[in-house]
RNA sequence: AGCCGAUCAGGGCAAACCCGGCGAAAGCCGGGGGCGCAAAGCCACAGGUCUACGGCCGGGAUCCCGCCGCUUGAGGCGGGGUGAGCAGGGCUAGGACGGCUGGGUUGCCGGC
Numbered sequence: 001a002g003c004c005g006a007u008c009a010g011g012g013c014a015a016a017c018c019c020g021g022c023g024a025a026a027g028c029c030g031g032g033g034g035c036g037c038a039a040a041g042c043c044a045c046a047g048g049u050c051u052a053c054g055g056c057c058g059g060g061a062u063c064c065c066g067c068c069g070c071u072u073g074a075g076g077c078g079g080g081g082u083g084a085g086c087a088g089g090g091c092u093a094g095g096a097c098g099g100c101u102g103g104g105u106u107g108c109c110g111g112c
Base pairs, nucleotide, nucleotide: 002112003111004110005109012037013036017032018031019030020029021028022027035099041105042104043103045102046101047100048097049096050095054092055091056090057089060086061082062081063080064079065078066077067076068075
């Protein structure tokens, strides 16, 4: 220096969950807590996943016309117009995830 991770030593990190805080959310920070991890140290370059504040789309409600029915339980379809600071839906990252994978980079012990 390279490869490997059985064992040794010192140890390290910290899932779910709980409390406090930040955030629209995903999620993040701090404390507790340990599921696990040989890089579960660091980095959003590639893929993937998550969220949608914001943006875009279309549409609910109503009016007119035409067609087919009905007065039972009654409207349906098509075309055109108006309309939205709201419910719900779809798309979207510039947001997030390094404990999703790849990649980059730094490192302890031990073996070859």
About this RNA
The RNA shown here (c-di-GMP-I riboswitch aptamer) has 112 nucleotides and comes from Thermaerobacter marianensis. It was read from a public genome assembly, where an Rfam model found it. The organism belongs to Thermaerobacter, within Bacteria.